[in-house]
Context: one part of a larger RNA
């Protein structure tokens, strides 16, 4: 290699767009390249098989045969792939009209709350814990009024609710913009699926560069507790969280579950549209989303179960005992931290 595999045992790339290639909807016609079927030629002899024979058996040899599963030439088939030339509308997509939604950017703008600063009352304590100290405070704290100042997130609403490909979005206004759901005829006629490179996005951390900086809060100091305590608790605090613009390219980027299509039982809640009854709750039914129980059927078991992990294709990724190791080397990429691609010795 061939198989077998990928929820949890190794193993679905973090997500999209898409390029080559694979794959690909119904129906006529024709072609005859796969494809099937005859005929001829070739396919060296040894060798293998097989049936006989020769060395006293066997090895070994010799005769035949069979096979050489392959290839070229021809002479037909046209079901199925391909090609080629019409035609269709179930797929796909364009229009039209509702219609929800923290999607995304961009500017403004709201009030609670924390902290600081001025001012008034007021007087001795206040914080803070399991108890305590480190800390503030008669140079007037803490409490509480009243004004300002700033930064940063947006209580209730709120909800296994919505939206987005994922990351991930949550005051409210305007703007500017991506998608999706229904429903309607009308058009276009397979225009699709996937997807090796490639290219986009991509949480927090962390980096450059120049802003901000209220709270929080690695390092760091200090108190404590403890046999120490480089920790858990207090008390303070610097980077950092915040903004712009570049970078990094990773995560339990997780449903630990690629993507698409089709076909297979129900019940039930709930989010968005239609239809049809009731015209007041509401009840039927239909498409799409999200959730739970659960049939058959799968699984090693858990459990999955029309959102499948069921029964199938069609294309991508990835795994093949542990350790050494996601590590050296090398290459590619980063301004660095790293990031990717990725081994062997030895061992068990």
């Nucleotide at each position: 290699c061939u198989g077998g595999g990928c929820g949890u045992a190794a193993a679905g790339a973090g997500c999209g767009c898409g390029u080559a290639g694979g794959c690909g909807g119904c129906u006529a016609u024709g072609u005859a390249a796969g494809u099937c079927a005859g005929a001829g030629g070739u396919g060296a002899a040894a060798u293998c098989c097989c049936a006989g024979g020769g060395c006293u058996c066997a090895a070994c040899c010799c005769u035949g045969g069979a096979a050489c599963u392959g290839c070229c030439u021809u002479u037909g088939a046209a079901a199925c792939u391909a090609c080629a030339u019409g035609g269709c509308u179930a797929g796909a997509g364009u229009u039209c009209g509702u219609g929800a939604g923290a999607g995304g950017g961009u500017g403004g703008u709201g009030g609670a709350a924390u902290u600081c600063c001025u001012a008034g009352u007021g007087u001795a304590g206040a914080g803070g814990u399991g108890a305590a100290a480190u800390u503030c405070g008669u140079a007037g704290a803490u409490a509480u009024u009243a004004g300002g100042a700033g930064g940063a997130a947006c209580a209730c609403c709120a909800g296994u609710g919505g939206c987005g490909a994922a990351g991930g979005c949550g005051g409210c206004c305007a703007c500017c913009u991506g998608g999706c759901a229904c429903g309607a005829u009308a058009c276009u006629g397979a225009c699709g699926c996937u997807g090796a490179g490639g290219u986009g996005c991509g949480a927090a951390a962390g980096c450059g560069u120049g802003g901000g900086g209220a709270g929080c809060a690695a390092a760091c100091a200090g108190g404590a507790u403890u046999a120490g305590a480089u920790a858990c608790c207090c008390u303070g605090g610097u980077a950092g969280u915040c903004c712009a613009c570049g970078c990094u390219g990773u995560a339990a980027a997780c449903g630990a579950u690629g993507a698409g299509u089709g076909c297979u039982a129900g019940a039930u809640g709930u989010c968005g549209g239609g239809u049809c009854c009731a015209c007041u709750a509401g009840g039927a039914u239909u498409c799409g989303g999200u959730g739970c129980c659960g049939u058959a059927g799968c699984u090693a078991a858990c459990g999955c179960g029309u959102u499948a992990a069921g029964c199938a294709c069609u294309c991508c990724g990835c795994c093949u005992g542990g350790g050494g190791a996601g590590u050296a080397c090398g290459g590619u990429c980063g301004c660095a931290a790293g990031a990717u691609u990725a081994a062997a010795a030895c061992u068990c």

A computed fold for a 348-nucleotide part of an RNA from a metagenome, annotated as small-subunit ribosomal RNA, central domain. The coordinates come from a structure-prediction model, not an experiment, and the mean pLDDT is 89.